[in-house]
RNA sequence: CGCCGAAUCUCUCACACCGAGAGAACGGGGGAACCGGCACCAUGGGGCGGAUCUCGCGCGAGCGAGUAGGGGACUCUCGACCCGAGCCCGACAGCUAACCUCGUAGGCGAACGAGAGAG
Numbered sequence: 001c002g003c004c005g006a007a008u009c010u011c012u013c014a015c016a017c018c019g020a021g022a023g024a025a026c027g028g029g030g031g032a033a034c035c036g037g038c039a040c041c042a043u044g045g046g047g048c049g050g051a052u053c054u055c056g057c058g059c060g061a062g063c064g065a066g067u068a069g070g071g072g073a074c075u076c077u078c079g080a081c082c083c084g085a086g087c088c089c090g091a092c093a094g095c096u097a098a099c100c101u102c103g104u105a106g107g108c109g110a111a112c113g114a115g116a117g118a119g
Stems, first nucleotide, its partner, number of pairs: 001109004008024006025104006035094001044092001045089004053066005069083003074117006
């Protein structure tokens, strides 16, 4: 100076040091009628996220090949490249106005090539 991501900005108090709050903005969850829908039990079920699903190998932990989907300094198209995780709730939640409530982290770096457009 930028990138992924909601994860930024401002203010107040305190302050030797380690802090405590508020607002805006952005993002998430819960929550009527109507609609969906009989109820209960079993294999539970559900949320954030792009990160789902399929096949094969393995006793297992796992490994491999794909794939929905996602990413890259203005946008689109084509090509190539990369990701395709992880975590949480705790028997429980469809949608959902009013309303209630939560988060504002973490991780990265030369940021591809061509064409068209915008500025």
This is a predicted structure of a 119-nucleotide RNA (c-di-AMP riboswitch aptamer (ydaO/yuaA leader)) from a soil metagenome.
Of the family's consensus pairs, 92% are formed in the model.
Rfam family: c-di-AMP riboswitch aptamer (ydaO/yuaA leader). Gene Ontology terms of the family: cyclic-di-AMP binding and regulation of gene expression.
The sequence is in RNAcentral, with records from MGnify.
The coordinates come from a structure-prediction model, not an experiment, and the mean pLDDT is 82.